[in-house]
């Protein structure tokens, strides 16, 4: 783009086309081919006129109707596509191998007798259908004689012809026509030529798909004879003869009517073959043949056979694939319509009559064309949908109004054709014209996530859907559904199917094969395919030209008619094609000839693990014999099994078998690959260098064929030493049917025969020619050099490396091409199925070779890029290891958390990076939960409405657990312009609340990798591209720190440093702080005057930079050592956390979108839980004790904190604490006692004078309230624990260890938690092999959600195709036999028969019988193709 199309929703009109694609399914009824009296004969009625004896009769009707004889016609037309893969059908060509009714032209005729039969009349048989005998008659029916020939035979010229034979005279023989009618015009007959049409035959060339169909053929091929026919032939018969087709695809299967066209494509080429137009070929199914100018005949006939009807059951009758219908089938295709007016056919002299050919008409938007569904105006930008950022924006001048207008339809009115060339018009009062009317009677659909023009609400939640691909949908869906808008096309629009097209995705035009699919395992060669230089002929290809055809229609141009236009007409072009004739000759081909440069070959020469056969050789290994010798040997990571005291291993000597050949050895050499390795010999292949006599294109590739072919395997004799599947045994190991080990058979070896495959790989087929170099290694020459080599140049071969230029998707390849060009062969055509079934074919098996399809997936593959990742690799780090200290796991307790329990045990946090977390304080409160009571505009906030005047605060009753309900005094404000206002209650709307849900809608904060050294950007350059480059190397650093190099040049977040604190110094200041010197008091004390030295405290400097010296280093950057310094190479500790990772954590801190409750999931209150407890687990305190426990005595900190606070003295309690207040809003008073330490003393190794749980008891404090649920004192009880299994933290110096101080919350307190703070005060680090976490560099990668990936099988279950399978039931197509209808031919005809005549036993003709053939029908015994098939094999997909 296209449709003979459906289906969905829609539908106003005209024209013009078109219209059963399935069941060649079965069909009721109607019609569809008859006509002719000018061929015969015979011949009604109904109705009309006359007439009548009313019974009827004539005449009419009537050249009638109906029927019969005969003529033409019924072989066209009309329909259908079953069959057919064919000379069927196209296209050119033959017929000297043939026929043609009607028709036209021309010649000749049309003489002469006969004998019969239908109808009809009678009887008959039958239910029909029909049929039978008898009789009676005519013809253009039939028949007999004449004439006539260009027939046939025979015989004799001629002519042209390449012939078979053709044409045309002459002579004889022979058979052999006719038909009349008539209106007299004529129509007709017979014969013969010629013609026109029309068909029969025969011929080259072309005409699907399968080679998993490779052989086929007996009338098959020819030939000679007869036959047949219109007519050539094996067309059909006897006979000879073997022959004929076929990888140019015969044979066989399966699809299918061809073609002009149509369709789609730039075009080549695909697909297709409706309507129209040419040919075939059917006409219920097979078969037959009569009839005829033509048939084997769609509305003829015989027969078979199925199927339908009728029937009196004895017998008939039928054949819509004509037009309409009907039934079926089907996704689906129209009226049982008008008319012979035109056009055309049949039959008639005509007149006419027949005609579902045809011409209209109906139905259908099936297709094409055309027009219509109104124009102007018109902003309040209406109402009203939709949206919303609430301002608006859209819909939209749309719309309503208001002016018009009448195309298209519509109605009403009036005119009216063409078709018709006289007469005649179904269509038809149509078309069409006019005139009046009235916006009046007309818009649907598909789409809006890209591709593709066209977005936005709601609803819905991986539902419910959508989807042509990629894909949408798990609560904000432009992708579902519906609404608004919006785009596209419009009497449609879209869906679905098919076809081309894109598709260069079978590649002629125009593809590929190193790695994506594809190079045959090698090579020898037959056919094909191509093939070097000149010359000559021809003229097959090629090239021009001419003629001939190439049908019309159709496309295509240019006219023309329908108002255009679709449609119609004319004319032209084209028709790429075939056939012929004529020319040319370059090129390719043939023939015919030469050449030497391709190919081959002689002579010399030469290197080499080529190939095959015999013989030899040493070394080694196993075994036997004999000696030495003794206790282990073997063997692995470690072991065992295994040998050995019957004497092994080790060793010596001797001997026996077998394989295999160490060094040489080399990207070295030979060979077609496969492959080949000691050494002599013998036979052989090839290569290669050098000379050129010689041959002359012999060449080059190769389907089919033939040879060769690793290793395993096979078969059949041998041999077997080492090795060594299978197997056994020790061992790993969850488990080891494995990897290690100790044994062992096949095998490996040899001979002879199969297999015939490999990552047979350079994953690269052979040939030839061409195209920069560079530099190894083989084998040969020539030149030069030398006395000779070594060398040095050049030149042919062969093999490697890099490399131009070009080619590639890159990678890569690059004279040994994957450049550039020819020629030949093999392969490929998305992945799975599957190199799998089947079928064939080889093979002794094993198995090879060939080689699918059904289902199924939207990918599979390639090469490269960044990333991860690795039981890869290289370099570096960290308390990562190790090396040390000290705990955790074991006990009791405190805490979190699981888990259970519960009326609730509120909610989150979940590997590190959840569990002493949120939670820096759950007895109520808190509080978010539960049970019960109680409130509705609310505990709380804005506003507005109507009211009150107070509110609001005291005080008391009453019920109650309160909360809340009721009620009582008391008190009665503030401004004011005098309206009201603020404020407060009550009442009502809006709202208010919510710790209700989504952390996977989010901000905000936070965790974690990680204080790790890293992430990135411009600009350039490189690459097709992703993306590289820079950031990589080389060194260094705690660091992408910093030097050097370098297509990189710079820049930016980080790093460091700048901040804070802490070490030192110095200055300034000097109180509450300090007190060295003066002075004073006191027992005693900075207590006082007073000082500012010193600590201290606050503030400002200062100082540390690898600056300084050496030494290593590239002289650099930087390391190492040292000085001086309070510190030294970041002093020492904090704050600070790139790009980004985990949909990491928080909707219970806040904040918010959505959703959801709204007399409740909101809010008040009392209790109660969050404190529960069989048990699990993580964090921690005390211990288990002499480094201790207890008792005395005794000394030194920092940093806090305090008014609802901290609280001294003093008294009082054993003690928590009580009494009691001085003093401090704090450098001033208080908490405040630091402990460990020091010193004395006691305890003696024990469940203790450890250890303190636990439980009884008396208290104390807080605080409405200690029951559940606080903490602490006394006195009393004295549990487990005796240093902890596997595992398993944490710490590198003022660190770990120890040891007490103090805050934050807080009425109090589960604090043994958590943040600070100071005193004492250690060991160890040899290294980086390992384990864990990083960074950077390479590397592989099938991973990209990125190794917690990806992913293989085998089982289970579910579904799907499919293979095999004992059989089972079908379809096709041959074939052997049997049986044979109808029928044609032969035969025979003693039956029968009117024409003829020689009158019979006659000619001739029939019936009947016989016999060939011969449909369907029966049976074998094979064959192909489907269905199923218990069971059974893989496959596929969730």
């Nucleotide at each position: 783009a296209a449709c003979g199309a459906a289906c969905g929703c829609u539908g106003g009109c005209g024209g013009c086309a078109u219209g059963c694609u399935u069941a060649a399914c079965a069909c009721a009824u109607g019609c569809a081919a008859g006509u002719c009296g000018a061929a015969c004969g015979a011949g009604a009625a109904a109705g009309g006129u006359u007439c009548u004896u009313c019974g009827g009769a004539a005449c009419u009707g009537a050249u009638u109707a109906g029927a019969g004889u005969g003529g033409c016609g019924c072989a066209c037309g009309g329909g259908u596509g079953a069959g057919u893969a064919a000379c069927g059908c196209g296209u050119a060509g033959a017929u000297a191998a043939c026929c043609u009714a009607c028709c036209c032209u021309c010649a000749a005729g049309u003489c002469u007798g006969g004998g019969a039969u239908a109808a009809c009349c009678c009887u008959g048989c039958g239910a029909a259908a029909g049929c039978a005998g008898g009789g009676c008659u005519a013809a253009u029916a039939c028949c007999g004689g004449a004439u006539a020939a260009u027939a046939a035979c025979u015989u004799u010229g001629a002519a042209a012809g390449a012939g078979u034979g053709u044409u045309u005279g002459g002579a004889g023989u022979u058979u052999g026509a006719a038909a009349g009618u008539u209106c007299c015009g004529g129509c007709g007959c017979u014969u013969g030529a010629g013609g026109c049409u029309g068909g029969g035959u025969c011929u080259g060339c072309g005409u699907c798909c399968c080679a998993u169909u490779a052989g086929c053929u007996a009338g098959u091929u020819g030939g000679u004879a007869g036959g047949g026919u219109a007519a050539a032939g094996g067309c059909c018969u006897a006979c000879c003869a073997a022959g004929g087709c076929g990888a140019c695809g015969a044979u066989g299967g399966g699809u299918a009517g061809c073609g002009g066209g149509u369709u789609u494509g730039a075009g080549a080429g695909g697909a297709u073959g409706a309507u129209c137009c040419g040919c075939c070929a059917c006409a219920c199914u097979g078969g037959c043949a009569c009839u005829g100018a033509g048939a084997c005949a769609c509305g003829g006939g015989c027969c078979a056979g199925a199927c339908u009807c009728c029937u009196a059951c004895g017998g008939g009758a039928g054949g819509c694939a004509g037009c309409a219908g009907u039934g079926g089938g089907g996704a689906a295709u129209a009226u049982u319509g008008c008319a012979c007016a035109a056009u055309g056919g049949g039959c008639g002299c005509a007149a006419g009559c027949c005609u579902g050919a045809u011409g209209c008409a109906g139905c259908a938007a099936u297709g094409c064309c055309g027009c219509g569904u109104g124009a102007g105006u018109g902003a309040a930008g209406a109402a009203g949908g939709u949206u919303u950022u609430c301002g608006g924006a859209u819909c939209g001048u749309a719309a309503a109004g208001c002016u018009c207008u009448u195309u298209a339809u519509c109605u009403c009115u009036g005119g009216g054709a063409a078709g018709a060339u006289a007469a005649u018009g179904a269509c038809g009062g149509u078309a069409c014209c006019a005139g009046a009317g009235g916006a009046a009677u007309a818009a649907g659909c598909a789409c809006c996530g890209g591709c593709u023009a066209a977005c936005u609400a709601c609803g819905u939640g991986c539902c419910a859907g959508c989807a042509g691909c990629c894909g949408c949908g798990g609560u904000a869906a432009u992708a579902c559904g519906u609404a608004g808008g919006g785009u596209g096309c419009a009497a449609g629009c879209g869906u679905u199917g098919u076809u081309c097209g894109g598709a260069a995705u079978c590649a002629c035009u125009g593809g590929g094969c190193g790695u994506a699919a594809a190079g045959g395992g090698c090579g020898g060669g037959c056919a094909g395919g191509c093939g070097g230089u000149c010359c000559g002929u021809u003229a097959a290809g090629u090239c021009u030209u001419c003629u001939g055809u190439g049908a019309a229609a159709c496309u295509c141009c240019g006219g023309g008619g329908c108002u255009c236009a679709a449609c119609c007409c004319c004319g032209g072009a084209c028709a790429u094609g075939c056939a012929g004739g004529a020319g040319a000759u370059a090129c390719u081909g043939g023939c015919a000839g030469a050449c030497u440069g391709g190919a081959g070959a002689c002579c010399g020469g030469u290197a080499g693990a080529g190939g095959c056969a015999a013989g030899c050789g040493g070394a080694a290994u196993u075994c036997c014999u004999g000696g030495u010798g003794u206790a282990g040997c073997g063997g692995u990571g470690g072991a065992a099994u295994g040998c050995g005291u019957a004497g092994a291993u080790a060793u010596c000597a001797g001997g026996a078998a077998g394989a295999a050949c160490a060094c040489c050895u080399g990207u070295g050499g030979c060979g077609a690959a496969g492959g080949c390795g000691g050494c002599u010999u013998g036979c052989u292949g090839g290569g290669c260098c050098a000379u050129u006599a010689c041959u002359g294109a012999c060449a080059c590739u190769c389907a089919u064929c033939c040879g060769c072919g690793a290793a395993a395997g096979c078969g059949u004799g041998g041999g077997g030493a080492g090795c060594a599947a299978a197997c056994a045994g020790g061992a790993u190991u969850a488990g080891a049917u494995a990897c290690c080990c100790u044994g062992g058979u096949a095998g490996u070896c040899c001979a002879c025969g199969c297999c015939g495959u490999a990552a047979a790989c350079g994953a690269u087929g052979g040939g030839c020619a061409c195209u920069a170099g560079a530099u190894g290694c083989c084998g040969g020459g020539u030149c030069u050099a030398u006395a000779g080599a070594c060398g040095g140049a050049u030149u042919c071969g062969g093999u490697g490396u890099c490399g131009a230029a070009g080619c590639u998707a890159a990678c890569g390849c690059a004279u040994u091409a994957a450049g550039u060009g020819c020629c030949c062969c093999g392969c490929c055509u998305g992945g799975g199925g599957a190199g799998u079934a089947c079928g064939g074919u080889c093979g002794c098996a094993a198995g090879g070779c060939u080689g699918a399809a059904a289902c199924u997936c939207a990918a599979a593959g390639g090469a490269a890029u960044u990333g991860a990742c690795g039981g890869g690799g290289g370099c570096c780090c960290g308390c990562a290891c190790a090396a040390g200290c000290g705990g955790u796991g074991g006990a009791g307790c405190a805490u979190g958390u699981g888990g259970u329990u519960u009326a609730a045990u509120u909610c989150g946090a979940a590997g590190c990076a959840a569990c002493g977390c949120g939670a820096a304080g759950a007895a109520c409160c808190u509080u978010a939960c539960c049970u019960g009571g109680g409130c509705u505009u609310g505990a709380c906030a804005u506003c507005g409405u109507a009211g009150u005047g107070a509110a609001a605060g005291c005080u008391c009753c009453u019920g109650g657990a309160a909360a809340c309900a009721g009620g009582u005094g008391c008190c009665g404000u503030c401004c004011u312009u005098a309206g009201g206002g603020a404020c407060a209650c009550u009442u009502u709307g809006a709202c208010a609340g919510g710790u209700g849900c989504u952390g996977c809608a989010u901000g905000g904060c936070u965790g974690u990798c990680g204080u790790c050294a890293g992430c990135u950007c411009g600009u350039g350059u490189c690459g097709u591209g992703a993306g590289a480059u820079g950031u990589u190397g080389g060194g260094u650093u705690a660091a992408g720190u910093c030097c050097c190099g370098c297509a990189a040049c710079g820049a930016g977040c980080g790093c460091a440093a700048c901040c804070c604190u802490u070490g030192c110094c110095c200055u300034a200041u000097g109180u509450u702080g300090c007190c060295a010197g003066c002075g004073g008091a006191u027992c005693a004390u900075g207590c006082c005057g007073g000082g500012g030295a010193c600590u201290c405290a606050u503030g400002g400097g200062g100082g540390a930079c690898u600056g300084c010296c050496g030494g290593u280093g590239a002289u650099a950057a930087a390391c190492c050592g040292g000085a001086g310094g309070a510190a030294g190479g970041u002093g020492g500790g904090g704050a600070c956390g790139a790009c980004g990772u985990c949909a990491a954590g928080u909707c219970a801190u806040c904040a918010u979108g959505g959703c959801c409750c709204u007399u409740a999931c909101g809010c008040c209150c009392a209790g109660g839980g969050c404190u529960a407890c069989a048990c699990a687990c993580g964090u921690g305190c005390u211990a288990c004790a002499a480094u201790g426990g207890c008792c005395g005595g005794u000394a030194c900190a920092a940093a806090g904190a305090g008014c609802u606070g901290c609280a001294a003295a003093c008294c009082c309690g054993c003690g928590a604490g009580g009494g009691g207040g001085a003093g401090c809003g704090a450098a001033u008073c208080u908490c405040a006692a630091a402990a460990a330490g020091c010193c004395g003393g006691u305890c003696u190794a024990a469940g203790u004078u450890c250890g303190g749980a636990u439980u009884g008891u008396a208290g104390u404090c807080u605080g409405a309230a200690a029951c559940u649920c606080g903490a602490c004192u006394g006195c009393a009880u004295g549990a487990a624990g005796g240093c902890g299994g596997a595992a398993u933290c944490g710490c590198u110096a003022g660190u770990a260890a120890u040891c007490g101080u103090c805050u934050a919350u807080c009425a109090g307190c589960a604090a043994c938690g958590a943040g600070a703070c100071g005193g004492u005060g250690a060991a160890u680090a040899c290294g980086u092999u390992c384990c864990c976490g990083g960074g950077c560099c390479u590397u592989g990668u099938a991973c990209a959600c990125a190794c917690c990936g990806c992913c293989c099988g085998u089982c289970a279950a579910g579904c799907c195709a499919u293979g095999g399978a004992a059989g089972c039931c079908g379809g096709g197509a041959g074939u052997g036999c049997c049986c044979g209808a109808a029928g044609u031919c032969u035969g025979u005809g003693a039956c029968c028969c009117a024409a003829c005549c020689u009158a019979g036993u006659g000619a001739g003709g029939g019936a009947g019988c016989a016999g060939c053939c011969g449909a369907a029908g029966g049976u074998g015994a094979a064959u192909u193709u489907g269905g199923u098939g218990a069971c059974u094999g893989g496959g596929g997909c969730g």